Predicted 3D model of RNase P RNA and transfer RNA as a complex of 452 nucleotides. It holds a member of the Rfam family "Bacterial RNase P class A". Rfam classes the family as a ribozyme. Its family is annotated with ribonuclease P activity, tRNA processing and dimeric ribonuclease P complex in the Gene Ontology. Its mean pLDDT, the model's own confidence on a scale to 100, is 76.
RNA sequence: CAAGCAGGCCGGGUGGCCGCCGUUUUAGAGGAGGAAUCCUUUAGAAGGGAGGAAAGUCCGGGCUCCAUCGGGCAGGGUGCUGGGUAACACCCAGGAGGGGCGACCCUACGGAAAGUGCCACAGAAACCAUACCGGCCCGCCUCCGGCGGGCCAAGGGUGAAAUGGUGAGGUAAGAGCUCACCAGCGGCUGAGCGAUCAGCCGGCUGGGCAAACCCCACCUGGAGCAAGACCAAAUAGGAGGACGCUGAGGAGGCCCGACCGAUGUCCUCGGGUUGGUUGCUUGACCCUGAUGGCAACAUUAGGGCUAGAUAGAUGGUCACCGGUCCUUCCUGUACAGGAAGGAUGACAGAACCCGGCUUACAGGCCUACUUGGGCC
RNA sequence: GGGCCGAUAGCUCAGCCGGUAGAGCAACGGCCUUUUAAGCCGAUGGUCCUGGGUUCGAGUCCCAGUCGGCCCACCA
Numbered sequence: 001c002a003a004g005c006a007g008g009c010c011g012g013g014u015g016g017c018c019g020c021c022g023u024u025u026u027a028g029a030g031g032a033g034g035a036a037u038c039c040u041u042u043a044g045a046a047g048g049g050a051g052g053a054a055a056g057u058c059c060g061g062g063c064u065c066c067a068u069c070g071g072g073c074a075g076g077g078u079g080c081u082g083g084g085u086a087a088c089a090c091c092c093a094g095g096a097g098g099g100g101c102g103a104c105c106c107u108a109c110g111g112a113a114a115g116u117g118c119c120a121c122a123g124a125a126a127c128c129a130u131a132c133c134g135g136c137c138c139g140c141c142u143c144c145g146g147c148g149g150g151c152c153a154a155g156g157g158u159g160a161a162a163u164g165g166u167g168a169g170g171u172a173a174g175a176g177c178u179c180a181c182c183a184g185c186g187g188c189u190g191a192g193c194g195a196u197c198a199g200c201c202g203g204c205u206g207g208g209c210a211a212a213c214c215c216c217a218c219c220u221g222g223a224g225c226a227a228g229a230c231c232a233a234a235u236a237g238g239a240g241g242a243c244g245c246u247g248a249g250g251a252g253g254c255c256c257g258a259c260c261g262a263u264g265u266c267c268u269c270g271g272g273u274u275g276g277u278u279g280c281u282u283g284a285c286c287c288u289g290a291u292g293g294c295a296a297c298a299u300u301a302g303g304g305c306u307a308g309a310u311a312g313a314u315g316g317u318c319a320c321c322g323g324u325c326c327u328u329c330c331u332g333u334a335c336a337g338g339a340a341g342g343a344u345g346a347c348a349g350a351a352c353c354c355g356g357c358u359u360a361c362a363g364g365c366c367u368a369c370u371u372g373g374g375c376c
Numbered sequence: 377g378g379g380c381c382g383a384u385a386g387c388u389c390a391g392c393c394g395g396u397a398g399a400g401c402a403a404c405g406g407c408c409u410u411u412u413a414a415g416c417c418g419a420u421g422g423u424c425c426u427g428g429g430u431u432c433g434a435g436u437c438c439c440a441g442u443c444g445g446c447c448c449a450c451c452a
Stems, first nucleotide, its partner, number of pairs: 001372004006367005012321007020049002023046010051347001055358002058356005063224004068258006075220005080094005095109001096107004110215002115213002117209003132156002134152008164182006183205001185202007228278004238269006249260002271451003285304008323344009377448007386401004395432001404418004425441005
């Protein structure tokens, strides 16, 4: 210098003028109320006002309701090991398999001897098997061929996959038949919390699919802020039906037990209002330091309060600076720098709140590492 | 904001628990008929919304994305 790989950050700035939304506070006016106080409005002051994804709604929760409680089944979820966390399918650190020269990256990564099922077509044969072509030995015949018997799965063919693989010996020809190395399986020893790894020994050993049903281990009520709570107003507390003290009904479905239980519970048609307050922002919160830990993170000390809208608020305009691109000019070896003009400025906006994942993103900056080339 | 579905020929839809994509209508050609319609025959027409993954093989199974549709207030 070039090409990569992993992580982090920013994503316009400053000032003036006008215009929005909330909070605190000062002064005044009106209304309600016994009072405290509350509501509306006028004029000031102080200070605050979208994101790294606010998105998708893929996960986990907090919170609220379903009514009193327990057990079970079905259903659903996760899947190597150990940690972190409120929890998770997330994060961290390891292991195994695979990719890459490497830094690094990917994995839905338990079980196929619990059972059932599938492996089309091709092929002799795809659950425990068989011989299409073929090889060898023996016998016979009408002898350059054929028939019969026995042995073989090493070679060829089909296929994604077919009797562990490669090599040597051996054999009538072959075969773990024997040996060496490797893979798989089983046993023993050692290291490790563990997944696993290493060494030694052994007899030789038909597969794949569980993102097939399933088995195993662990986890798991259901709905969701349009959940709920309260106030005000209006109409038709209208009509019909099912069940019900021999117990209807009572946290999604089914079952069991206890308990509660009645002018009741539920369904259909029809009617009225489509108004307001609250939930609604102090949080498993954020920043900095110290300690412990490889890390994720935990503990602790100090500091901070950072939108709460409801047809949905933060915008418009002017000037300067500044990023990128294009054109022209100047300096200048390449490269780089400067000036003028023009264009442009990504993805995109809270709606109860957090922790993650995934997707979108013009342009720019920083840190660590790898490979190649050059120079000292 | 939250919850639930769907996408296959020009159109309307099937496609089981994965074996190499169908039906009807329309359009095209032929037969029949004076002509048309009806009827009969023939052949054509497909990125199965997009991408990735599992598997020997994916329209189907799984994941992510794009587009489209439906539902969610209170009183009594």